[in-house]
């Protein structure tokens, strides 16, 4: 340099339970720790899944649409400790 694969220090936090917000999926916050070398970041890079307050199929059933969510779905881009083995 390359890699993230040994130790150490450190970090972050699934279901769960409580609280705000929200239609909703789900965000955020505090408790918890399943797992995680990027689980750091980008949803206005690409796919996926999810949701449907709205809007569309003339109303009802039934459906369909993301402009919402997800980065701990998956590929892709940006950054990036420690460093024994290479």
């Nucleotide at each position: 340099g390359a890699c993230c694969g040994a130790a150490a220090g450190g970090g972050c936090a699934a279901a769960c339970c409580c609280g705000u917000c929200g239609a909703a999926a789900g965000c955020c916050g505090g408790g918890g720790a399943c797992g995680c070398a990027a689980a750091g970041c980008c949803a206005a890079c690409g796919g996926g899944u999810c949701u449907a307050c709205g809007c569309c199929c003339g109303c009802a059933c039934g459906g369909g649409c993301a402009u919402g969510a997800u980065g701990g779905c998956c590929g892709g881009g940006c950054u990036g400790c420690c460093g024994a083995a290479c």
This is a predicted structure of an 86-nucleotide RNA (c-di-GMP-I-GGC riboswitch aptamer) from a Chloroflexota bacterium. The prediction has a mean pLDDT of 86. Taxonomically the source falls in Chloroflexota (Bacteria, Bacillati).